[in-house]
């Protein structure tokens, strides 16, 4: 140096195909319930500028474009 791929909650991921109504699951916090008491089970609560800037667009986690970080490959 040249390709490709990933980045979204504390953790693992969905969602992206086909841009549209409130951005989702589980797990782990946190309260409450059940228990003599703990786990387990039940119910409920918070938690996100969807990596970064910029563009297109009535709208952008989705698409363009340049960067950062991480994997593979090839040289």
């Nucleotide at each position: 140096g040249g390709g490709c791929c990933a980045a979204u909650a504390g953790c693992u991921c969905a969602g992206u195909u086909u841009g549209g109504u409130u951005a989702g699951a589980g797990c782990a916090a946190c309260c409450g319930g059940c228990u003599c008491a703990u786990a387990a089970c039940c119910g409920g609560u918070a938690g996100g500028u969807c990596c970064u800037a910029g563009g297109u667009u009535c709208a952008a986690g989705u698409c363009c474009u340049a960067g950062u970080u991480g994997g593979c490959c090839c040289a």